[in-house]
RNA sequence: AGUCCGCUGGACGAUCGCUGGCAGCAACUGCUGCGAGAGGUAACGUCCGGACUCCGCAGAGCAACGUAGCAGGUAACACCUGUCCACCGUGAGGUGAGGAUUAGAGCAACAGAGACGAGUCGGCGAGUCGUUGGUAACAAUGAGCGCCGGGUGAAACGGGCAAUCUCUACGUGGAGCAACACCGAAUAGGCGGCCGAUGAUCUUGCUCGGAGAGGUCGCGGGUAGGUGGCUUGAGCCGGCGAGCGAUUGCCGGCCUAGAGGAAUGAUCGUCACGGCGUUCGCAAGAGUGCCGCACAGAAUCCGGCGUACAGGCGGACUUU
Numbered sequence: 001a002g003u004c005c006g007c008u009g010g011a012c013g014a015u016c017g018c019u020g021g022c023a024g025c026a027a028c029u030g031c032u033g034c035g036a037g038a039g040g041u042a043a044c045g046u047c048c049g050g051a052c053u054c055c056g057c058a059g060a061g062c063a064a065c066g067u068a069g070c071a072g073g074u075a076a077c078a079c080c081u082g083u084c085c086a087c088c089g090u091g092a093g094g095u096g097a098g099g100a101u102u103a104g105a106g107c108a109a110c111a112g113a114g115a116c117g118a119g120u121c122g123g124c125g126a127g128u129c130g131u132u133g134g135u136a137a138c139a140a141u142g143a144g145c146g147c148c149g150g151g152u153g154a155a156a157c158g159g160g161c162a163a164u165c166u167c168u169a170c171g172u173g174g175a176g177c178a179a180c181a182c183c184g185a186a187u188a189g190g191c192g193g194c195c196g197a198u199g200a201u202c203u204u205g206c207u208c209g210g211a212g213a214g215g216u217c218g219c220g221g222g223u224a225g226g227u228g229g230c231u232u233g234a235g236c237c238g239g240c241g242a243g244c245g246a247u248u249g250c251c252g253g254c255c256u257a258g259a260g261g262a263a264u265g266a267u268c269g270u271c272a273c274g275g276c277g278u279u280c281g282c283a284a285g286a287g288u289g290c291c292g293c294a295c296a297g298a299a300u301c302c303g304g305c306g307u308a309c310a311g312g313c314g315g316a317c318u319u320u
Stems, first nucleotide, its partner, number of pairs: 001318008010271007018037002021034005039295001044306002047304005052176004064172005069083005084098001085096004099167002104165002106161002121149005128143006180228004190219006201211003235254008273292008
């Protein structure tokens, strides 16, 4: 000067709050106490793969979409590991949609006569056929035949591109936790039973009077709302073993947010870290003032990939 990998990414205190759990008091919603409450493989993007749930599904085929050296890992993958090949780098290393162009189609800037259709351009030769001129010899020219080839270009009947269609092999049903399951009002409406102009019902508890066509019971669906799903899991940490490795086996230990229009916060102080200024000091350093202190915040869960990140620390290796 680089390459690869790993760790960290503020600490403590005070005050006021927020959401769950447990216990007590109290009594339907609170109070008190204890304890818990975002990341670093980004909780982010929602790109890929799964778990889970509901719907669909006799079987077969087509289409559509995806993947692609070889071998392995995994619940699975487009991920990961090892390795071959190609390319980049002096190197440590990095990158790669890396099956097939004797099935078929399509495409190729500029230059060049001609660029994927095949034959074309220039020159030469023999002389076949045609046309024109000429009495004729012959001349010119066109078509066809044969031979040679400069030049252009990445590529000129010989190749390339499959991240163009296509072919081959393999894979894929759809929607997603606002999934889905359970409980379930009030009001309105539905169905059924009974009563009701021989007056139900309301008006006052009763009688009269008045108004007057509904009243009542049961059932079932849906809505609001509530509960579950919900956090113990392909889990984390340590040890020993298998394997080059991804990964995996055994043993021991641990429990680590669970909100739901959505908590996890705010303020202040001290310290740490960085920058700038300033004072003391030969220097190392010490004091002091101001400013800064990244990217970002769970929302069913998990495995990947991608992306963002102030600053700090460590390891291995390369080149000079």
Molecule: Bacterial RNase P class A
Organism: soil metagenome